The prediction has a mean pLDDT of 81. This is a predicted structure of a 1453-nucleotide RNA (small-subunit ribosomal RNA) from a Candidatus Undinarchaeota archaeon. The RNAcentral record of the sequence draws on SILVA. The organism belongs to Candidatus Undinarchaeota, within Archaea. Rfam family: Archaeal small subunit ribosomal RNA. Its family is annotated with ribosome and structural constituent of ribosome in the Gene Ontology.
RNA sequence: UCCGGUUGAUCCUGCCGGACAAGACUGCUAUCAGAGUUCGACUAAGCCAUGCAAGUUUUUCCGCAAGGAAAGCGUAAUGCUGAGUAACACGUAGCUAACCUAACCUUAAGUGGGGCAUAUCCUUGAUAAAUUGAGGGUAAUUCCCCAUAGCUUCUGGAUACUGAAAUGUUCCAAAAGCAAAAGCUUCGGCGCUUAAGGAUGGGGCUGCGGCCUAUCAGCUUGUUGGUAAGGUAACGGCUUACCAAGGCUACGACGGGUAGGGGCAAUGUGAGUUGGAGCCCCCAGAUGGGUACUGAGACACGGACCCAAGCCCUACGGGGUGCAGCAGGCGCGAAACCUUCGCAAUGCACGCAAGUGUGACGAGGGAACUCUGAGUGUUUGUGCCUUUGGUACAAACUUUUCAUCGGUGCAAAAAGCCGGUGGAAUAAGGGCUGGGUAAGACGGGUGCCAGCCGCCGCGGUAAUACCCGCAGCUCGAGUGGUCUUGACCAUUAUUGGGUCUAAAGCGUUCGUAACCGGGUUCGUAAGUCUUCUGUGAAAUCUGGCAGCUUAACUGUCAGGCGUGCAGAGGAUACUGCGGGCCUCGAGACAGGGAUGGGCAAGGGGUACUUCAGGGGAAGGGGUGAAAUCCAAUAAUCCUUGAGGGACCACCAAUGGCGAAGGCGCCUUGCUAAAACUGUUCUGACGGUGAGGGACGAAAGCUAGGGGAGCAAACGGGAUUAGAUACCCCGGUAGUCCUAGCUGUAAAUCAUGUAGACUAGGUGUUGCACCCGCUUAGGGCGCGUGCGGUACCGUAGGGAAGCCGUUAAGUCUACCACCUGGGAAGUACGGCCGCAAGGUUGAAACUUAAAGGAAUUGACGGGGGAGCACCACAAGGGGUGGAGUCUGCGGUUCAAUUGGAUUCAACGCCGGAAAUCUCACCGGGGGCGACGACAGAAUGAAGGCCAAGCUGACGACUUUACUAGACUUGCCGAGAGGUGGUGCAUGGCCGCCGUCAGUUCGUGCCGUAAGGCGUUCGGUUAAGUCCGACAACGAACGAGACCCACGUUGCCAGUUGCAAUUCUUCCUUUCGAGGGGGAAGCACUCUGGCGAGACCGCUGCUGAUGAAGCAGAGGAAGGAGUGGGCAACGGUAGGUCAGUAUGCCCCGAAUCCCUCGGGCUACACGCGUACUACAAUGUGCGGAACAAUGGGCAGCAACCCCGUAAGGGGAAGCCAAUCCUUAAAUCCGCACUUAGUUCGGAUUGAGGGCUGUAACCCGCUCUCAUGAAGCCGGAAUCCCCAGUAAUCGCGCUUCAAUAUGGCGCGGUGAAUACGUCCCUGCUCCUUGUACACACCGCCCGUCAAAUCACCUGAGUCGGGUUUGGAUGAAGCUCCGUUUCUUGGCGGAGUUGAAUCUAGGCUCGGCAAGGGGGGUUAAGUCGUAACAAGGUAUCUGUAGGGGAACCUGCGGAUA
Repeated sequence: UCCGGUUGAUCCUGCCGGACAAGACUGCUAUCAGAGUUCGACUAAGCCAUGCAAGUUUUUCCGCAAGGAAAGCGUAAUGCUGAGUAACACGUAGCUAACCUAACCUUAAGUGGGGCAUAUCCUUGAUAAAUUGAGGGUAAUUCCCCAUAGCUUCUGGAUACUGAAAUGUUCCAAAAGCAAAAGCUUCGGCGCUUAAGGAUGGGGCUGCGGCCUAUCAGCUUGUUGGUAAGGUAACGGCUUACCAAGGCUACGACGGGUAGGGGCAAUGUGAGUUGGAGCCCCCAGAUGGGUACUGAGACACGGACCCAAGCCCUACGGGGUGCAGCAGGCGCGAAACCUUCGCAAUGCACGCAAGUGUGACGAGGGAACUCUGAGUGUUUGUGCCUUUGGUACAAACUUUUCAUCGGUGCAAAAAGCCGGUGGAAUAAGGGCUGGGUAAGACGGGUGCCAGCCGCCGCGGUAAUACCCGCAGCUCGAGUGGUCUUGACCAUUAUUGGGUCUAAAGCGUUCGUAACCGGGUUCGUAAGUCUUCUGUGAAAUCUGGCAGCUUAACUGUCAGGCGUGCAGAGGAUACUGCGGGCCUCGAGACAGGGAUGGGCAAGGGGUACUUCAGGGGAAGGGGUGAAAUCCAAUAAUCCUUGAGGGACCACCAAUGGCGAAGGCGCCUUGCUAAAACUGUUCUGACGGUGAGGGACGAAAGCUAGGGGAGCAAACGGGAUUAGAUACCCCGGUAGUCCUAGCUGUAAAUCAUGUAGACUAGGUGUUGCACCCGCUUAGGGCGCGUGCGGUACCGUAGGGAAGCCGUUAAGUCUACCACCUGGGAAGUACGGCCGCAAGGUUGAAACUUAAAGGAAUUGACGGGGGAGCACCACAAGGGGUGGAGUCUGCGGUUCAAUUGGAUUCAACGCCGGAAAUCUCACCGGGGGCGACGACAGAAUGAAGGCCAAGCUGACGACUUUACUAGACUUGCCGAGAGGUGGUGCAUGGCCGCCGUCAGUUCGUGCCGUAAGGCGUUCGGUUAAGUCCGACAACGAACGAGACCCACGUUGCCAGUUGCAAUUCUUCCUUUCGAGGGGGAAGCACUCUGGCGAGACCGCUGCUGAUGAAGCAGAGGAAGGAGUGGGCAACGGUAGGUCAGUAUGCCCCGAAUCCCUCGGGCUACACGCGUACUACAAUGUGCGGAACAAUGGGCAGCAACCCCGUAAGGGGAAGCCAAUCCUUAAAUCCGCACUUAGUUCGGAUUGAGGGCUGUAACCCGCUCUCAUGAAGCCGGAAUCCCCAGUAAUCGCGCUUCAAUAUGGCGCGGUGAAUACGUCCCUGCUCCUUGUACACACCGCCCGUCAAAUCACCUGAGUCGGGUUUGGAUGAAGCUCCGUUUCUUGGCGGAGUUGAAUCUAGGCUCGGCAAGGGGGGUUAAGUCGUAACAAGGUAUCUGUAGGGGAACCUGCGGAUA
């Protein structure tokens, strides 16, 4: 002095936890010494075996002595414990004029005479024992009598003294009663008696002080007082009789719980809080309870008697006993030592003394009880390691400790101290290492398991968090854990907190006690201040000095502490008290205004409804749409009249009034309050307000009325999966009135009342005043003062939102209330109520958060703006129906390998799998670099005739042969793996995104998260640009850029071109046509470099801007068209099966090779396509026009054969050179609306090609066959121009196979040129209980488990108390008796214990009942959070499986 934990992040409130100190127990570990007021306190004031803990004395007697008895003193001390006690028990200050005091001290006086017993002893009995009887004898400092002194009581009197005060002391007189003494001696002395005084110790009384509880509010009959008596050392209801009816209490009586009190101790800066075991003082107790005796003193721890419970002995007749003394034992428990030594020291008892006794005490032993001190080594050299340094070895040094010897020490020892010898020897652990919190991104193991964790949190296969190892950090003879206390904690706040929204202002008001109180003056001196006196024990605490080697410890001196109490003197500002005066607080009075203030009476109005009459005709009503319902017995509708009850539109407002609840047609009566104005009066009369009283919305209750409308409950109709609701049709309590009760609300400004002070501005309302206008009105307007009511805002405050002269600012007085969340405003108890219920109001248990305000996102069945043919609209063409192809699911199978699953999987993995591919299935075979072991020249691997095995095989086996050095037999370790993990990764890709966004620097704002910038108004395809603005600039993206196409210039000219010219050949209808060659580069083309387009020009719109619209020119016009590139990021998106790669796994099989099969299955579902359903067509014949490309295991002209597929030959071409047919189209003919000359599936027969191989399972040709299908439900896809549609061509894969994919050209439309309705995207704004972000969050019943609690018929027990009965024992008195310190009897009194009948209280058990808490994945719904899909919440009432629904009134959070 802080730190961690609520959040995505922030600030706050608030609690939980950590770090510190102390105490007890405990885990691991441990060398020594000293000191101490440490050691069965905490639980069982439970019980105790054994030993010891109080004796002593020449006083006397007996005895040789030991010893015994009598007598004296002591045994009331020391020691132990804390059960009881809430009290004069304790502390402190006093009083005793109401008392006592042995031994001690002082003073004075005295100590004369006489006598009777008795114990021990002797004799003799009883008895088990304890104990006890009878007879005889004896002594004293034992006892008794007389005397003297004296004392007590009563009566009368006197005056002196003390004092605040005589009832005191003193003196005198009289009476009555009681009534002293003890010796011993060594001659020093020790005693004894009386009186007075002192000292010491005690008894009693009083003021003040110190626990919890009001869920204890009334208690008390000896109670309070008086008189008299008794009793006591002494006062007193202490006790008794009589009299009176008092006494105590919210300043807490009485009751209950707990507890010995203090000095002090722990902690804290302190104030405090907690404790009160040890040492000291006081009190109380001695197994529980009671009683007295003795004595100076006890109602007596180691005395007596009695009762009770326990234990022991017993001969059953009776006895004994009390460790809360020291040791020790049992029990209890988490918890605590030796049945030691000594009276040497200190003290106490006795004694003249010597001395005796002493578990007090002094010593030793045990204990990690506390505190203190010391040590466990130091240095050098060498080697190794990464440095400060560490480590290993060697050497040297030191000896505190250690071992040992001698002395000293002590009652005796031990320790210690002094000296010698030996030897680095004999001596380090505990906890922690994710954060808080110092210290590991080390290795291995484990795999939401085992476990850790005070709190947060770790662990689901790469754990810095578990377990082990290593390393490190920290403290150190200690170090951790558990529990308790203090501090931290300003989380109980006196110092020193709060209450609008976090917990917290009573619903409002009146007022009692209490607290507080305006100006001035005089007095007083209670508070207050000051000086002095006494006291507040010692120890403890602080400082100095001193003594133990130092320190702890101890001594001494000083201070402080006890913050106090009592007394004396002084001061008088403030407060109090008493007296006087004042007027500004408060009140009174007067005045004219304002007002939904209250109560009562009378009157009115519209609407509604009912009834009656008239008119009228078939619907009305209701809803999102309907239906229930009303209506031909005439509704709805129009009209006239009558009845009824409730209510009071407009005015009406941010307005008015009231204490609050609340109050609204008009008039009258009664009544209340406030404001203003006043040169009036009283004179502090005031403020707040515990208890208490009164008022108090709605709902509800009681009784009696009333009942039109509305409307909980209820009955129907809908909606729905259901609908106990929302919507509709009805409808009862109730709503209304009178008289009572209830007493609560989001009774809210979530803001207690009163007073003072502290910038303003703008409205509005009431009164008064000034001025102006005036229609002269009760008019209008400007302004000022006071009062009310709103909004904005300064300072200031606040966590912020916000508040801000109507404070949540700055102060004062008083009251109420709060102290984490839940359980719970519940239970129990009390009070109130007719009931419903209200009020007061806990705990066990559970939990790490719950909460406030604000921020950024995301979301909304919130709002606004903009945008998009993966949106719509307007259109075109499809898909969805059929057949086929292909992919996917499913199913099947030995296997049908695997991946991808909304858009963003499904003709996708370039994935067209015959073998291969290949990962799958079945069969067969093969393979270990390297190392160790083992085998091997007694011949390994390899090869091989034959046979066997086998579908087949020197693959294997058998047996020969050959061969000449390795061998997989075992263990490691590898190669390889399309084995696992795309949730460990790289890389690549998809989608958001055909988007227009994403950020930074500086500055400013905010406590901060964060905001501004990036917003707003326009505009754009665009965060594109313009303008404004606490912003100014900048970056990435957009754009620019790059490529292609479109126009054009220049350059270049082969393999391209070919106008022109020349030449040659062929054909010829003589017009010309075709082929070749040469010159050439004009054109086309090819491919390089340039130009061109910029809203540049004109007009209009717009802020004259940015820009938009139209036009001109132009090949092209507003981004020319189409591509490429394409942000910050997100999606744990896809891919470990392209490759790469971490980890894991397989490793002679999950590796490698091979044969066959499968991926091609088929009741079915889905997607992408192709072909069609025909006449804008089909078939046949004829005739045109491309571009991109490809080609050597290749493309192939051309010729021949074949109906064709194709086959046989074969020139050219490694290519602007050679090869590669365009089709739709056009012309002609046929078909004539048919399941067809449409359509081509399917199937049969016969061929061809590729390939080792077409059975599973290829492509193709010819002939034959000729299925479904006649334009496709719900739904859905693509597209705006050279686009859609349609037509073919090329490439790719490729041995062969294209309806796929990628390109190319041919023909070539329709309709928008808009919008935000649907689907989405972007921006702004709003709400939020969401942040894993709505696929979010979250409520209640029910079911399951478990925990604590409430209630409970009863039952068991404890405590306490009242009445009664029995009644041990004691005390007092009387009587009696065998003389007697006794016995017996009676009366009175106190009265333990037991029994009994109740009261109060506490606890245990308990069938059953009740709610509550907690618990990864149960059931039902969806209540709340967004307008949460019926806004929510609330008091009350009814209803319902449940959250909830509905009525009435209220709040807005």